[in-house]
Order: sequence, then structure tokens, then C1' cells
RNA sequence: GGGCACUUGGCGCAGUUGGUUAGCGCGCUUGCUUGACAUGCAAGAGGCCAGAGGUUCAAAUCCUCUAGUGCCCA
Repeated sequence: GGGCACUUGGCGCAGUUGGUUAGCGCGCUUGCUUGACAUGCAAGAGGCCAGAGGUUCAAAUCCUCUAGUGCCCA
């Protein structure tokens, strides 16, 4: 330099054929349970879906550019 893949709560990951409120596990907070922990039960908080632009009635999802990470080729 060229090609490919990935980027979604604190962490690890889903998200189908664009469709109305974006989820799961772990973690976190509060309450109950206990003599006190742990476990268990119940409830809850937490996400500009990497950034910008475009297409569309409608974009996490499609297109372009940019940034970052990884792999391959040279």
C1' cells in the first nucleotide's frame, strides 16, 4: 500500500426480511430472606447502537466517507 471482518449498557455477546417501545448473561443498586455473610427471591438503574453524511414514510439494520481494532496478502 491492497483486501476482508468487527465496533450495540461497566464486561462478554444477540438482534431474522428495514417496521413502531433495542434485548440476553454476568456485574451494579434497593428491598426481602440470615445472628452476620454467601446463596436464593423480587424490583430497579444503566445504551446519542464508533462518528458524519445519504437513501427511505420509517435505519442498529441499506449506501458512502472518516476513525479505531483484528486477520490475510505484498
Predicted 3D model of a 74-nucleotide RNA (transfer RNA) from a Candidatus Stahliibacteriota bacterium. Its Rfam family is "tRNA". It is annotated as a transfer RNA. It was read from a public genome assembly. Its mean pLDDT, the model's own confidence on a scale to 100, is 82. The source organism's lineage runs through Bacteria, Bacteria candidate phyla and Candidatus Stahliibacteriota.